[in-house]
The part of an RNA shown here (small-subunit ribosomal RNA, 5' domain) has 539 nucleotides and comes from an uncultured bacterium. Rfam family: Bacterial small subunit ribosomal RNA. RNAcentral holds the full RNA, with entries from ENA and SILVA.
Context: one part of a larger RNA
RNA sequence: GAACGAAUGUUAGCGGCGCGCUUAACACAUGCAAGUCGCACGAGAAAGGGCUUCGGCCCCGGUAAAGUGGCGCACGGGUGAGUAGCACGUGGGUAACCUUCCCUUGAGUGGGGGAUAACAUUCCGAAAGGAGUGCUAAUACCGCAUAAGACCACGACCUCGAAAGAGGAUGAGGUCAAAGCCGGCCUCUUCAUGAAAGCUGGCGCUCGAGGAUGGGCCCGCGGCCCAUCAGCUAGUUGGUAGGGUAAUGGCCUACCAAGGCUAAGACGGGUAGCUGGUCUUAGAGGAUGAUCAGCCACACUGGAACUGAGACACGGUCCAGACUCCUACGGGAGGCAGCAGUGGGGAAUCUUGCGCAAUGGACGAAAGUCUGACGCAACGACGCCGCGUGAGUGAUGAAGGCCUUCGGGUUGUAAAGCUCUGUGGGGAGAGACGAAUAAGUGCGGGCUAAUACUCCGCAUGAUGACGGUAUCUCCUUAGCAAGCACCGGCUAACUCUGUGCCAGCAGCCGCGGUAAGACAGAGGGUGCAAACGUUGUUC
Numbered sequence: 001g002a003a004c005g006a007a008u009g010u011u012a013g014c015g016g017c018g019c020g021c022u023u024a025a026c027a028c029a030u031g032c033a034a035g036u037c038g039c040a041c042g043a044g045a046a047a048g049g050g051c052u053u054c055g056g057c058c059c060c061g062g063u064a065a066a067g068u069g070g071c072g073c074a075c076g077g078g079u080g081a082g083u084a085g086c087a088c089g090u091g092g093g094u095a096a097c098c099u100u101c102c103c104u105u106g107a108g109u110g111g112g113g114g115a116u117a118a119c120a121u122u123c124c125g126a127a128a129g130g131a132g133u134g135c136u137a138a139u140a141c142c143g144c145a146u147a148a149g150a151c152c153a154c155g156a157c158c159u160c161g162a163a164a165g166a167g168g169a170u171g172a173g174g175u176c177a178a179a180g181c182c183g184g185c186c187u188c189u190u191c192a193u194g195a196a197a198g199c200u201g202g203c204g205c206u207c208g209a210g211g212a213u214g215g216g217c218c219c220g221c222g223g224c225c226c227a228u229c230a231g232c233u234a235g236u237u238g239g240u241a242g243g244g245u246a247a248u249g250g251c252c253u254a255c256c257a258a259g260g261c262u263a264a265g266a267c268g269g270g271u272a273g274c275u276g277g278u279c280u281u282a283g284a285g286g287a288u289g290a291u292c293a294g295c296c297a298c299a300c301u302g303g304a305a306c307u308g309a310g311a312c313a314c315g316g317u318c319c320a321g322a323c324u325c326c327u328a329c330g331g332g333a334g335g336c337a338g339c340a341g342u343g344g345g346g347a348a349u350c351u352u353g354c355g356c357a358a359u360g361g362a363c364g365a366a367a368g369u370c371u372g373a374c375g376c377a378a379c380g381a382c383g384c385c386g387c388g389u390g391a392g393u394g395a396u397g398a399a400g401g402c403c404u405u406c407g408g409g410u411u412g413u414a415a416a417g418c419u420c421u422g423u424g425g426g427g428a429g430a431g432a433c434g435a436a437u438a439a440g441u442g443c444g445g446g447c448u449a450a451u452a453c454u455c456c457g458c459a460u461g462a463u464g465a466c467g468g469u470a471u472c473u474c475c476u477u478a479g480c481a482a483g484c485a486c487c488g489g490c491u492a493a494c495u496c497u498g499u500g501c502c503a504g505c506a507g508c509c510g511c512g513g514u515a516a517g518a519c520a521g522a523g524g525g526u527g528c529a530a531a532c533g534u535u536g537u538u539c
Stems, first nucleotide, its partner, number of pairs: 001539004006535005013387006019380002021345001026343003030340003035071003040068002048059004078298003088222007097215002102211008110144001112142002119134006149176004154171002157168004180203006189196003224270003231261003236258008273295004277288004300321005323334004351377001353376003359373001360371004390420004400411004424480001425476006434466001440460007483528005488509003494523005504511002
């Protein structure tokens, strides 16, 4: 000199864009943060309104809440405790693998069965909750048929490969599927006003093939300190066989062999999430890893599996532990390192706000619902940037202050005065961009027997939290808006008074013991400026 997620002292007008628990991965009151689908399924209120023959009926309404079922909850959001590791970065391998939803493509979607929740009822319990009996549905569950294909073992062939093996075509065996829902129509079939098991469209379902996306595993290389850590290792190193996994492998087990690592630092200890980047620097380096982005790990502490395409799962389950709460003492409930917020710790870090209008996500055919992701607003000079605190003129060089050699000098064009302007502030009025489209309607095209339904394109057509905000126009008055540090040298800026090695200053040198440019005050000056100093840390 530069920088900072800073803190602190004095001071402080406005705006834009960012950033805001670095400490206790300490404990948490309260609210919200993951639901959705009635076009999978059965059942189905109360309140309110209307009618009434007073029995009830209708509307709300097949609505709400609950249940079975499907998809999601493995994303998004937080934190950095652990981890010196294939965790990360980079480059490869997988002939050792998986991949819901999505896209392309092939084939199919036949025919049956038995349950169970909800519900009703009987009980147990303080509660949390639980047990028995009875009824019922499905795209829930289970057999059967079909099997192009896939898988399993066997036979023979071709191509590729160094090999293990991979790919292809083939023969005869074995195993393996499925679910329906919604709309429209009468051309064909059946019954015959019209409808259907018929036709047609959409969403699904099953078995394959390919893709895309997302992952799993393996390997080369790279990046901290200590040798006052020198030897470490029995599932250890390798083999065979088996188990296990989507998959290789001591991953696990049995048996066999005695290996494996190490001064190019094993083993041990300390510290630490890694990276793109960030800061500094002419560069090389050094330091660092807040915000943003990628990866990893964790979710009160430790362990475990279940479900599932995917978890060994932050707002799931089970066990153990610590802590907190409820209890009828028998037993139960909980997990903010989600968003706000509280206590505590600390030098120190924000609102228990608004909205789903936009972007994105989950579910849904859709309308839509949910979304503390996100978009915004509030607080904080915490940072960067921009603007303002007036502009021009004005010498009697006014008054006052300070200094003085008493002549004067300086503050100083500074003020006053005169002429203007109106950013910010205040008042009044107008008032956004961010919105693309959705449902619907019209036109054209595709499907079709069809002018129906439905799909595609074009046109038209709701919706704004921020916000009456930004912005614009008019009015108003120079009126309401400047401080902080320093002035001995380094280092830009000097005198007076007070003090008298005292009180004090100080980054280093050093100053102060009676004329102190170094202490304190004043006048003046210098530097920066809504900031300026100090402290801390890095280069």